[in-house]
């Protein structure tokens, strides 16, 4: 070097054809049960959606550049 995937919450990941609010689980904190501890059951924080730019009325979603990772090839 030259080709593909990939980047959303502390991890692990979904997010439909671009649309009405950004979500699970796991973890954290809070309470209920317990003599206390674990389980289990309720609620409850927690995001600039890797970074710029564009495109649109409207971007996690397309579109171009840069990054880190992976994987294939020389």
């Nucleotide at each position: 070097g030259g080709g593909g995937g990939u980047a959303u919450a502390g991890c692990u990941c979904a997010g439909u054809u671009g649309g009405u609010u950004a979500g699970a689980g796991c973890a954290c904190c809070g309470g209920u049960c317990u003599c206390a501890u674990a389980a289990a059951c309720c609620g409850g924080u927690g995001g600039u959606c890797c970074c710029g730019u564009g495109u649109u009325c409207a971007a996690g979603u397309c579109a171009c550049g840069g990054u880190g990772c992976c994987c294939c090839u020389a």
About this RNA:
Transfer RNA from an Oligoflexales bacterium, 74 nucleotides, folded computationally. The coordinates come from a structure-prediction model, not an experiment, and the mean pLDDT is 81. Rfam family: tRNA. The family's RNA type in Rfam is transfer RNA. The source organism's lineage runs through Bacteria, Pseudomonadati, Bdellovibrionota, Oligoflexia and Oligoflexales. The sequence is in RNAcentral, with records from ENA.